This is a predicted structure of an 85-nucleotide RNA (c-di-GMP-I riboswitch aptamer) from a Bacillota bacterium.
The prediction has a mean pLDDT of 91.
The source organism's lineage runs through Bacteria, Bacillati and Bacillota.

[in-house]
RNA sequence: CGACGACAAGGGCAAACCUGCCGAAAGGCGGGGACGCAAAGUUCCAGACCUACGGCCGCAAGGCUAUGGUGGCUGAACCGCCGAA
Numbered sequence: 001c002g003a004c005g006a007c008a009a010g011g012g013c014a015a016a017c018c019u020g021c022c023g024a025a026a027g028g029c030g031g032g033g034a035c036g037c038a039a040a041g042u043u044c045c046a047g048a049c050c051u052a053c054g055g056c057c058g059c060a061a062g063g064c065u066a067u068g069g070u071g072g073c074u075g076a077a078c079c080g081c082c083g084a085a
Stems, first nucleotide, its partner, number of pairs: 004083002012037002017032006035072001041078003045075003048070003054065004
């Protein structure tokens, strides 16, 4: 330095839910709260999934569609604490 990940040490993050705000929604942000996470740190580049304001189709019911979203879905890239086996 890399791989690896302990009944180690110091810590970190924060699901569901409640609440205020934003948003058409998915969802996001703040506060509370912990299900869990060795990258649950960052990034939509690729895949996957979610939503459909708007657009298109339809007599209608509805259907299709991402420019929106999910990094706690996966991959990938970059950064990173510690040091047992």